Description
Predicted 3D model of a 341-nucleotide RNA (Bacterial RNase P class A) from a Gammaproteobacteria bacterium. The RNAcentral record of the sequence draws on ENA. NCBI's taxonomy places the organism under Bacteria, Pseudomonadati, Pseudomonadota, Gammaproteobacteria.
RNA sequence: GGAGUUGGCCGGGCAGCCGCUGCGCAAGCAGAGGAAAGUCCGGGCUCCACAGGGCAGGGUGCCAGGUAACGCCUGGGCGGCGCGAGCCGACGGAAAGUGCCACAGAGAACAGACCGCCUAAGCGCGCAAGCGCCGGCAAGGGUGAAACGGUGCGGUAAGAGCGCACCGCGCGGGUGGCAACACACCGCGGCACGGCAAACCCCACCUGGAGCAAGGCCAAAUAGAGGGGCGACAGUGUGGCCCGCACUGCCCCCGGGUGGGCCGCUAGAGGUAUGCGGCGACGCAUAUCCCAGAGGGAUGGCUGCCCUCGACAGAACCCGGCUUACAGGCCAACUCCUCAC
Repeated sequence: GGAGUUGGCCGGGCAGCCGCUGCGCAAGCAGAGGAAAGUCCGGGCUCCACAGGGCAGGGUGCCAGGUAACGCCUGGGCGGCGCGAGCCGACGGAAAGUGCCACAGAGAACAGACCGCCUAAGCGCGCAAGCGCCGGCAAGGGUGAAACGGUGCGGUAAGAGCGCACCGCGCGGGUGGCAACACACCGCGGCACGGCAAACCCCACCUGGAGCAAGGCCAAAUAGAGGGGCGACAGUGUGGCCCGCACUGCCCCCGGGUGGGCCGCUAGAGGUAUGCGGCGACGCAUAUCCCAGAGGGAUGGCUGCCCUCGACAGAACCCGGCUUACAGGCCAACUCCUCAC
């Protein structure tokens, strides 16, 4: 100098004027984000349900730790990718059971012989070479995502874990580690055990429902002599009693009234700084700060100067994550290549 990797930060600045929202008697003070977004997880809070336990359903899924909790984060293990710094992974169980494995191919799970290799033994023909039959094999080729360990030597008619060495694999033990797991540590076994659980399933752990339009407090409103229907009903009144009459009742239509305010609401698993513990996520202590809170819903407009001419985007109960969007710029650590000293 070039090419990268990881972590973090900024997101036009300053001044004046006029507005808007909250607080305040006033003067005045404060006023969007790193994602306020998607609403995908987890929790607080509120109401409802609930003895305990179980079933069903749903979720999570290597190990340890962090946390209020998590499907998040940190550290580690294993596997894959990269020369490397580093990055990625739904990463429990397939020797409990059931099921599936398209196409191609002879054969797809306790398999198989298409091409190929062999002719030792047995039979037939032939003087013989050899040919045919009966057979043997799975080394080589071929198909496939996947073909029932790999390399070499021996062995053989040709071959084959058939035998042996090394590698791999399985089981048991030992050592290290809290553990996942690791080991050019020991022994046993010629090898039995293909893949799929984002197929059913098995195992372990977690799991009640609804959401701030939750939920609570205060206050306001009321005109019906309007119409229809129901009835052997009932009640009241009138009346000495009966009939009758009037009112009341229930349902529908029409008409009318109200349709406000307050709390929840932002001081919190809060921010900043320093110290201590920890590899780290994070925790503890001390000091210090107060930082939007609307309900027609505020955070904008104009002017001047400057620069590299400014992206994605706007709170609505709160908080922790994840994911997605984002012009341009800055810082730190590290890796690889090249050059110079």